Source information:
Predicted 3D model of a 386-nucleotide RNA (Bacterial RNase P class A) from a Candidatus Aminicenantaceae bacterium. Its mean pLDDT, the model's own confidence on a scale to 100, is 76. Its Rfam family is "Bacterial RNase P class A". By type it is a ribozyme. Rfam's curators write: Ribonuclease P (RNase P) is a ubiquitous endoribonuclease, found in archaea, bacteria and eukarya as well as chloroplasts and mitochondria.
RNA sequence: GGAGUAGGCGAGGCGGUUGCCCCUUCUUCUCGUGAGAAGGAAGGGGAGGAAAGUCCGAACUCCAAAGGGCAGGAUGGUCGCUAACAGCGACUCCGGGCAACCGGAGGAAAGUGCCACAGAAAAUAUACCGCCUCAUGAAAUGACGGUUUCGUUCAUUUUGUGGGGUAAGGGUGAAAAGGUGAGGUAAGAGCUCACCGUCCUGGUGGUGACAUCAGGAGCUUGGUAAACCCCAUCCGGAGCAAGACCAAAUUGGCCCUUUUUGGGAUGGCCCGUCUUAUGGGGCGGGUAGGUCGCUCAUCCCCUUGAGCAAUCAAGGGGUUAGAUAAAUAACCGUCCUCGCUAAGCCUUUAGCGGGAACAGAAUUCGGCUUACGUCCUGCUCCAGCC
Numbered sequence: 001g002g003a004g005u006a007g008g009c010g011a012g013g014c015g016g017u018u019g020c021c022c023c024u025u026c027u028u029c030u031c032g033u034g035a036g037a038a039g040g041a042a043g044g045g046g047a048g049g050a051a052a053g054u055c056c057g058a059a060c061u062c063c064a065a066a067g068g069g070c071a072g073g074a075u076g077g078u079c080g081c082u083a084a085c086a087g088c089g090a091c092u093c094c095g096g097g098c099a100a101c102c103g104g105a106g107g108a109a110a111g112u113g114c115c116a117c118a119g120a121a122a123a124u125a126u127a128c129c130g131c132c133u134c135a136u137g138a139a140a141u142g143a144c145g146g147u148u149u150c151g152u153u154c155a156u157u158u159u160g161u162g163g164g165g166u167a168a169g170g171g172u173g174a175a176a177a178g179g180u181g182a183g184g185u186a187a188g189a190g191c192u193c194a195c196c197g198u199c200c201u202g203g204u205g206g207u208g209a210c211a212u213c214a215g216g217a218g219c220u221u222g223g224u225a226a227a228c229c230c231c232a233u234c235c236g237g238a239g240c241a242a243g244a245c246c247a248a249a250u251u252g253g254c255c256c257u258u259u260u261u262g263g264g265a266u267g268g269c270c271c272g273u274c275u276u277a278u279g280g281g282g283c284g285g286g287u288a289g290g291u292c293g294c295u296c297a298u299c300c301c302c303u304u305g306a307g308c309a310a311u312c313a314a315g316g317g318g319u320u321a322g323a324u325a326a327a328u329a330a331c332c333g334u335c336c337u338c339g340c341u342a343a344g345c346c347u348u349u350a351g352c353g354g355g356a357a358c359a360g361a362a363u364u365c366g367g368c369u370u371a372c373g374u375c376c377u378g379c380u381c382c383a384g385c386c
Base pairs, nucleotide, nucleotide: 001382002381003380004379005378006377007376008375009373010372012335013334014333015332016331017330018329020046021045022044023043024042025041026040027039028038029036030035031034048358052369053368055367056366057365058364059363060239061238062237063236072235073234074233075232076231077091078090079089080088081087092105093104094103095102096101106230107229111228112227113224114223115222128170129169130166131165132164133163134162135161136160137159138158139157140156141155142154143153144151145150178196179195180194181193182192183191197219198217199216200215201214202213203212204211205210243292244291245290246289253283254282255281256280257279261277262276263275264274265273266272299318300317301316302315303314304313305312306311336355337354338353339352340351341350342349343348
């Protein structure tokens, strides 16, 4: 100087004034002897590391529920921790990085599907160029025969066509049918051999993932499961607008009305009876509104012990927002600190300005993720110089 990783703080300190939300005590007032509402006084408390995203897991509440299965969803190396988790710790294997370190993780050998473009072929393997071989046409050269010119002959070379062999080499692709080397072959090829890899069997070590050793098999098995699917484990639903209680005004509902009043029926009329409306009395449900749920909890810190660690045990200590359209703010003084300017002059004085960013509780807790600061600290690695 450049990296990696773990953690801390969250923004000035002290004092004062005013205002807002909540609690306690006292006082005044009203009814009344215990409550209520309003006012006043005193004292105390008043956002976060992420309060955020609402992505996981729970507490708590209500609903549902014998038990089992199907469907659906989540998770996925191993061992441990935790109330639980998709969280945390340690370890294993694979991949990336010179390194500190970081990332990934069941099954592709149960079955089905898919694999653009390019390429012969993307999975029942196959053959474009090339290599080798057989047949055959042509040309050239040479030999041989004939003989001036030619050829039912032979050899070599070049070239064309057709058949066969091959998968070494080239070419395509993100990926090509085990890799490297040697032997072997017409050319080649696990065709054979050695090493590596793969698979199978066994031994040893480990709780285990796995590691390691020995033997065997020429080798069967491209990728993709955030494609369907298979395997293992787990999962009832809704959420504090959960839910519980108190409860107006108005309208409607139900019940009573032997002395509230009227209409109708019965009847010629009155009483009576029935019915209806109204008045009066009562009941219950819902709404507005209010109260509870509500903040001390599966919590945090310290010490000791166990453990590599996550964490656990024992002991000690700590804890003060609970609002409901939503309070947590504004200003002043002083000290500290940073910047600028001026004087002075090498460390002081004076003046002016600044002290943030991300963001803000709304039932609670454990995680994860994301956002933020020219902030602070520890440890580790690499390179250069002295």

The organism belongs to Candidatus Aminicenantaceae, within Bacteria.
The sequence is in RNAcentral, with records from ENA.